[in-house]
């Protein structure tokens, strides 16, 4: 130096959680690196820390250490951003309601404002009247097998006869009732009409006459006072997410370095 056969060792690892602690099953992250059985109201161990059974590689690209690098998880954070929720604030702004005012806009006014006097209407009450609605009377028509009237054929009864009596149907007229009608009469009612008379009234609105002689109105803007509203802003508390800072554990990669035995040539 080469060949053959073995051994150590390897055939994944990590985070959180669970646990007295260490692993595993389960979850998550890396990544591809054997199989079977056990195992989260757990399974197996004891700082030498899964247990039991089997298989493959095997002294080096494969095993061990490892500068550097670093996925990801967990904890803390009064560092920043986004968002949500609760409370407060109207003396920060906004919106809205009521009252006032009369600066602006506007309307009205010498075809006469405000104000004053006087009268009328609307509004309220009483009486009367009209209209309307309803009803009654009235007129016409229909309308009673009998218990309404008149006339009563036929028939019935009384009588020797003459002549009488009751009376069904029919006909005519009516009662109760039904239908139609409106001229007249009567009764009842009505936010119909102010038609007549009288009275009351914040004299509210409108209107006529007289006095008066230049303002009056208050819709909008502005201004003042008061009330309501948490929409925006501001202050404070809580939550979620993203990023930053700090800490902790840390996979994969990894310069470089290290490491057996036996036999034979």
């Nucleotide at each position: 130096u080469c060949g053959u056969g073995c051994u150590a060792g390897g055939c994944g690892g990590g985070g959180a959680g669970c646990u007295a602690g260490c692993g595993g099953u389960g979850c998550c992250c890396u990544g591809u690196a054997c199989c079977c059985g056990c195992a989260a109201u757990c399974c197996g161990c004891u700082a030498u820390a899964g247990c039991g059974g089997g298989g493959c590689c095997g002294a080096a690209u494969u095993c061990c250490c490892g500068a550097c690098u670093g996925a990801g998880g967990c904890c803390c954070u009064u560092c920043g951003g986004u968002u949500u929720u609760c409370g407060g604030u109207a003396u920060g702004c906004g919106c809205u309601c009521g009252g006032g005012c009369a600066a602006g806009u506007g309307g009205u006014g010498a075809u006469g404002a405000a104000g004053g006097a006087u009268g009328g209407g609307u509004c309220c009450u009483g009486c009367g009247c009209a209209a309307c609605g309803g009803g009654a009377u009235c007129u016409u028509g229909c309308g009673a097998a009998c218990c309404c009237c008149g006339u009563c054929a036929g028939g019935u009864c009384c009588g020797g006869a003459a002549g009488g009596a009751a009376g069904c149907a029919g006909c005519g007229g009516u009662a109760a009732g039904c239908a139609a009608g409106u001229u007249c009469u009567c009764c009842c009612g009505u936010g119909u009409g102010c038609c007549g008379c009288a009275g009351a009234c914040c004299a509210a609105c409108c209107u006529g006459u007289c006095c008066g002689g230049a303002g009056c109105c208050a819709a909008c803007u502005a201004c003042c006072c008061g009330g309501g509203u948490g929409g925006c802003g501001c202050c404070g508390g809580g939550g979620a997410c993203c990023g930053g800072g700090g800490g902790u554990c840390g996979a994969a990669g990894g310069a470089g370095g290290g490491u057996g035995c036996a036999c034979g040539a």
A computed fold for a 265-nucleotide RNA from an Actinomycetota bacterium, annotated as Bacterial large signal recognition particle RNA.
Rfam family: Bacterial large signal recognition particle RNA. The family's RNA type in Rfam is non-coding RNA gene. Gene Ontology terms of the family: signal recognition particle, plasma membrane targeting and SRP-dependent cotranslational protein targeting to membrane, signal sequence recognition.
It was read from a public genome assembly, where an Rfam model found it.